[in-house]
Context: one part of a larger RNA
């Protein structure tokens, strides 16, 4: 000099854009942060319409709409947080072969016929609660057989094995008492092949300090065989051999998430890894598996532990390193805000619902950038202050006065863009038996904004609402007076202060920065 996720002192007008627990991976009150689908399913409830029974306000049936606890599906493995652990099971770069893949895309082939349950519900019962037991009823895209098998799997090549689920829209003829069959479209389901993206695994090279750590290692190193995995492999096991690593630093100890990058520097390098992006690891502590395409799973389960809470003492409940917020620690770090309008995600045919992701707002000079605190004129060089050689000098065109302007702020009025899709619809194309439905396309229409009446524009009044901080011995830009008298004090280094201190304190003056200025800490 540059820099910072800074803090402290004094001061403080506005705006834009960023950033904001670096310490206790300490403990957490409260609310919210993952749901959705009725176009998979049977119920229940509400409302409406029609019909029946009638006891005239009840009940039954049918239809339609809505809501939904439960079964079922998909999601919950993403998104969000943190950096404890980890010096290599990580990361970065370059390669590799023995793998998996829900949703998505492109093909091929199917989607036939049956069965038994179970929740909800109901009845009874237990428990303080959390919750649970028994009996009975019922559905499905839940579950289980049978059939079939182009691909598929196993094979001793003969053969053997293995699947599925329906739902919704529309409809001319035919059949049917009706439901519907049937036709057609959309979507789903099953098997299989390929792809895309994503993921698992292996190798090489690089990746902090210590030798006052020199030897380390028995599943250890390799082989054969077997098991196991989606998959190679001592990954695991049996047997056999005795290997393997290490001064090019093994092992041990300490420290640490890694990278893109950031800061600095002419560079080489050094230091760092906040925010943003990629990867990894973790989710009260330790261990374990279940489900699933995917987890050994932050807001899932089980066991153990510590802690907290409820209890009728028998037993139960919990996990903010999600967003806010509280206590604590600390020099120190924000609101228990708004909205799903946009972008994105989950579910859904869709409408839509959910989304503390996200977008916004709030707080903080924490940082960067921009603007303002007025402009011109004005010498009697006013008054006052300070100094003085008492002549004067200086503050100083500074003020006052006169003439203007109105950024910002205040008030008033106007006022974008972020919004176009989804939706409805004329027309066209495709599909089809069909001028139905449906899909796509060109047009048309209407609606949708949290921020917020925001940005911006116009107008009104009025210099009005707006300057401080550090320093002035040298380094280093800037000097005098008084007070003090090795005292009080200053100080980054050299050093000042013991009676005329440009170095302490105050004042006047000056210098440098400026909504900041200094100090401290830290890096180059």
């Nucleotide at each position: 000099g540059a820099u910072u996720g800074a803090a402290c002192g004094c001061u403080g007008g506005c705006g834009g854009c960023a950033u904001g627990c670096u310490u206790u991976a300490c403990a957490c009150a409260u609310g919210c942060a993952a749901g959705u689908c009725g176009a998979a399913c049977g119920g229940a409830c509400u409302u409406g319409u029609g019909g029946g029974g009638c006891u005239u306000g009840c009940u039954c049936c049918a239809c339609a709409a809505g809501u939904u606890a439960g079964u079922g599906g998909c999601g919950a493995a993403c998104g969000g947080g943190u950096g404890a652990g980890u010096a290599a099971u990580g990361c970065a770069u370059c390669g590799g072969a023995a793998c998996g893949u829900a949703c998505c895309g492109u093909g091929u082939g199917a989607u036939g016929g049956g069965g038994g349950a179970u929740a909800a519900c109901u009845a009874a019962c237990c428990g303080a609660a959390a919750g649970g037991u028994u009996g009975g009823c019922u559905a499905a895209u839940a579950c289980c057989g049978c059939a079939u098998a182009c691909g598929c799997c196993c094979u001793g090549a003969g053969g053997g094995g293995g699947a599925a689920a329906g739902a919704g829209g529309g409809g001319g003829a035919u059949c049917g008492c009706a439901a519907g069959a049937c036709c057609u479209c959309u979507u789903g389901u099953c098997a299989u092949a390929c792809g895309a993206g994503c993921g698992g695994c292996c190798g090489a090279u690089g990746u902090c300090g210590g030798a006052u750590u020199a030897g380390c290692u028995a599943g250890u190193u390799g082989g054969u065989g077997a098991g196991g995995u989606a998959a190679a492999g001592g990954c695991u096991c049996a047997c056999c051999a005795a290997g393997g690593c290490a001064a090019c630093g093994a092992u041990c100890c300490g420290u640490a998430g890694c990278g893109g990058g950031u800061c600095u520097g002419a560079g080489a390098g050094g230091a760092c890894g906040a925010c943003c992006c990629g990867c990894c690891a973790c989710a009260c502590u330790g261990g374990g598996a279940c489900u699933g395409a995917g987890a050994c799973a932050c807001g899932g389960c089980c066991c153990a532990g510590a802690c907290u809470c409820c209890u009728a003492c028998g037993g139960g409940a919990g996990g903010c390193a999600g967003c806010a917020g509280u206590g604590g620690g600390g020099a120190a770090u924000c609101u228990u805000g708004g909205a799903c309008a946009a972008u994105g995600g989950g579910c859904g045919c869709a409408a839509g619902c959910c989304u503390g992701a996200u977008c916004c707002a709030g707080c903080a000079a924490u940082g960067c950038c921009g603007c303002g605190u007025g402009g011109g004129u004005g010498a009697a060089g006013a008054a006052g202050g300070c100094c003085u050689u008492c002549g004067g000098g200086u503050u100083g065109u500074a003020a006052a006065g006169c003439c203007c302007u109105u950024u910002u702020g205040u008030c008033a009025g106007g006022g974008a863009g972020c919004a176009a899709a989804u939706c409805c619809u004329u027309g066209g194309a495709c599909u089809u038996a069909a001028u139905a439905c449906g899909u796509c396309c060109c047009g048309g229409g209407g609606a949708u904004g949290a921020g917020a009446g925001u940005a911006c524009c116009u107008g009104a009044a009025g210099a009005a609402u707006a300057a401080g901080g550090a320093c002035c011995g040298g380094c280093u830009a800037a000097c005098u007076a008084c007070g003090u008298g090795c005292c009080a004090g200053c100080a980054g280094c050299c050093g000042c202060g013991g009676u005329a201190a440009u170095a302490c304190g105050u004042a006047g003056g000056g210098u440098c920065c400026a909504a900041g200025c200094g100090u401290u800490a830290a890096u180059c």
Record summary:
Predicted 3D model of a 524-nucleotide part of an RNA (small-subunit ribosomal RNA, 5' domain) from Silvimonas soli. RNAcentral holds the full RNA, with entries from SILVA.